[in-house]
Guanidine-I riboswitch aptamer from an Alphaproteobacteria bacterium, 114 nucleotides, folded computationally. The organism belongs to Alphaproteobacteria, within Bacteria.

RNA sequence: GGGAAUGGUGGCUAGGGUUCCGGCCUGGAGGGAUUGUCCAGGCGACUGGUCCGAGAGCUGCCGCUCGACCGGACCGGCCGGCCGAGUACACGGCGGGACAAAAGCCCGGGAGGU
Repeated sequence: GGGAAUGGUGGCUAGGGUUCCGGCCUGGAGGGAUUGUCCAGGCGACUGGUCCGAGAGCUGCCGCUCGACCGGACCGGCCGGCCGAGUACACGGCGGGACAAAAGCCCGGGAGGU
């Protein structure tokens, strides 16, 4: 100086908004004290349920690398099974995008910084 690899995915959480549910407020209908029902609108500086959700969060599975053992008639090779180890490090805007909308989602291990 050059090349290759450091992967995928499920569950959960931090976090997020407001499509639906619930809640609250306003108005209306019916009803007439037996305190309940329906419709419409508004509110997410409404705790919540549904929902979205991490490269740098948790956890599981798979994959990959290395090592040992076992099997495939025998050596090697190859294939398969099984066990163990490893799978590092990681500060990060503005702005834009999608879904109802927003976000630690995506652009993005980006720009930039060390």